[in-house]
A computed fold for a 251-nucleotide part of an RNA from a Bacteroidales bacterium, annotated as large-subunit ribosomal RNA, domain VI.

Context: one part of a larger RNA
RNA sequence: CGUAGGAAAUUUGCGAAGGACUGACCUUAGUACGAGAGGACCGGGUCGGACCAGCCUCUGGCAUACCGGUUGUGGCGCCAGCUGCAUCGCCGGGUACCCACGCUGGGUCAGGAUAAGCGCUGAAAGCAUCUAAGCGCGAAGCCGUCUUCAAGAUGAGACUUCCAUAUAGGGACGUCGGAGACUACGACGUCGAUAGGCGGGAGGUGUACGCACGGUAACGUGUUCAGCCGACCCGUACUAAUAUCCCAAGA
Repeated sequence: CGUAGGAAAUUUGCGAAGGACUGACCUUAGUACGAGAGGACCGGGUCGGACCAGCCUCUGGCAUACCGGUUGUGGCGCCAGCUGCAUCGCCGGGUACCCACGCUGGGUCAGGAUAAGCGCUGAAAGCAUCUAAGCGCGAAGCCGUCUUCAAGAUGAGACUUCCAUAUAGGGACGUCGGAGACUACGACGUCGAUAGGCGGGAGGUGUACGCACGGUAACGUGUUCAGCCGACCCGUACUAAUAUCCCAAGA
């Protein structure tokens, strides 16, 4: 831009893509078979491997805007307490996100047409013959079944609801996102919880500073499961989403 107004929702499926794997053990059964040695078909069940998809409850990784410990040195006049630099100085932990080493799920099962092969009926050829007419069975393979996309399928489909005859409706702009290179997509814009802040909670770290007491001191104990705290959850208009502009009447 088209699909002859606009918006939203639900769909049909022309067509396309994906998937398709496999082992061991138990049982049937030490049965059939076999002199024995050995040892099944068919069927039922359990547990795996690799691969694929999704997810973060668990386990674990990362987590240089979280917490703590600690060395050297500089600074804040000094003590205390903080803080800069040294690979995040080093070290111990660690929420969210994202991940796998973690968790969940998957490859099932009809059906159809067949291959080799096995047959029925059956002539040519009074017999015989699965084939010449005709009919049936038969594979992890083929078409499907299963999953996903899919009406630019210009052949532009279907159905439902709503809005508007100058508006409806879109876009710009702003606050953002488990969306993202940009764009797009999705949420929200005061008739508001979209982001920040704030409050509470979860969660992390591990018991702050100050003061008191004990000790010559290092330090310990109490106050104190304290203090501090990114992303998570709930709430709350305090801040910012204000205002405004453009397209839309056509060919």
Rfam family: Bacterial large subunit ribosomal RNA. Its family is annotated with structural constituent of ribosome and ribosome in the Gene Ontology.